[in-house]
RNA sequence: AGGGACAUAGUUUAGCAGGUAGAGCACUCGACUGAUAUUCGAGAGGUCGCCGGUUCGAUUCCGGCUGUCCCUA
Numbered sequence: 001a002g003g004g005a006c007a008u009a010g011u012u013u014a015g016c017a018g019g020u021a022g023a024g025c026a027c028u029c030g031a032c033u034g035a036u037a038u039u040c041g042a043g044a045g046g047u048c049g050c051c052g053g054u055u056c057g058a059u060u061c062c063g064g065c066u067g068u069c070c071c072u073a
Stems, first nucleotide, its partner, number of pairs: 001072007010025004019056001027043005049065005
């Protein structure tokens, strides 16, 4: 220098031929226990990396940028 993949909750991640975003762990509360743990139930937590475009509607499609990783030179 050229090419490719990825970016979603505190963390690990799923999702999508475009139509109100889910799970495990962690966290909070409750049940259980003499107490703790386990287990069970409930809850909180996300402007889906940023800026634009397309569209009635974008986490999803397109372009650019940023960051991480990989390949080629």
Description
Transfer RNA from Cohnella terricola, 73 nucleotides, folded computationally. Model confidence (mean pLDDT): 83 of 100. Its Rfam family is "tRNA". It is annotated as a transfer RNA. Taxonomically the source falls in Cohnella (Bacteria, Bacillati, Bacilli, Caryophanales).